[in-house]
Order: sequence, then C1' cells, then structure tokens
RNA sequence: UUCUUAUCAAGAGAGACAGAGGGACUGGCCCGAUGAAGUCUCGGCAGCGGACUCCAUAGAGAGUGCUGUGCCAAAUCCAGCAAGCUCAAGGCUUGGAAGAUAAGAA
Repeated sequence: UUCUUAUCAAGAGAGACAGAGGGACUGGCCCGAUGAAGUCUCGGCAGCGGACUCCAUAGAGAGUGCUGUGCCAAAUCCAGCAAGCUCAAGGCUUGGAAGAUAAGAA
C1' cells in the first nucleotide's frame, strides 16, 4: 500500500513550547490571537487485539483495565451516488461510496 471482517448519533482535556491555520477530499457550515496545526508532560475515555477472572447457559457472554493500539468540538460536523416518502420549498428514511479505527491476510 491493497484485500477481508467488525464498528463509527455514547464517552473523555489541562499545562508547557509554538504562532496561523484546522475540521481527510469537494461543496456547505463551523472551530481558531479569549491562540489553529505540530511537539512534549500529565490526565482521562473506550474496551478492538493479547492477558487474566466469572458462569445452571461456554457464548457473537459478562467483567478487570495489566499490556499493544485508538481516541478526548460539533453524528464520520452535514451532504456528495442511488432508491423511496413528501404538492413544492424544505425535510425525512434506507442502502451505497469515501474516510477513520481495530484485527487478520497478501
């Protein structure tokens, strides 16, 4: 990097350095000098893999949070393609695409 599977409306931020961008992409809409990205420290959330514990049910089970990741504005911020509902504007529903994370494979 590609493929497969699962999940994505819940949850969780302070400080230091830094100094203008950031929210994947496009459009929108937001966040940002009351300090963006990034780096570091400490803290937290979650429970995907490993480990361990529990059980009339041995599981696609429940738990611990030790370990490997991940994450800590807004639903993956909303939409993007297709179908349906809606007189229309606008809105809603379902599926997909794209993306993110985990685990496995090449």